[in-house]
The RNA shown here (Guanidine-I riboswitch aptamer) has 121 nucleotides and comes from Palleronia aestuarii.
Rfam family: Guanidine-I riboswitch aptamer. The literature on the family includes a 2021 paper in RNA by Trachman RJ 3rd and Ferre-D'Amare, "An uncommon [K(+)(Mg(2+))2] metal ion triad imparts stability and selectivity to the Guanidine-I riboswitch".
The sequence was found by an Rfam model in a public genome assembly.
Lineage of the source: Bacteria > Pseudomonadati > Pseudomonadota > Rhodobacterales > Palleronia.
């Protein structure tokens, strides 16, 4: 300088917005007693996410547990093994990690995806 490896999927959590639900406000409809008005309940439209929430989205540098991979130990197979296969408990490994701008996906946004990227140290 290079050139291979540093896995996977799930469940959850920081976080996220607003597709439906819930909530709030506004505007009409129906309910009575002639008629107004309040006020309730239902119904319909309509605006908010700088509405706590249910659903949804969701981490490489967040979690838990599983699989997979390397180590090792023990058994069997085979004419024969420390060597080749096969099967398995029980165990140990599984490190380390600062990160834009800008674009993308769904209804929207996001530590999601481009990305262990560009950089940088």
């Nucleotide at each position: 300088g290079c050139g291979c490896a540093g896995g996977a999927a799930g469940c959850u959590u920081a976080g996220g917005g607003u597709u439906c639900c819930g909530c709030u406000c506004c505007c009409g409809c129906c309910g009575c007693c002639g008629a107004u008005g309040c006020c309730g309940c239902g119904c319909g439209g309509g605006a908010g996410g700088c509405c706590u929430g249910g659903u949804c989205c969701g981490a490489g540098a967040a979690g838990c547990g599983u699989c997979a991979c390397c180590g090792g130990c023990g058994g069997g197979g085979c004419a024969a093994a420390u060597u080749c296969c096969c099967c398995g408990g029980a165990c140990g490994g599984c490190a380390c990690a600062c990160g834009g701008c800008g674009g993308g996906c769904c209804a929207a946004a996001a530590u999601c995806c481009c990305g262990g990227g560009a950089g940088a140290g």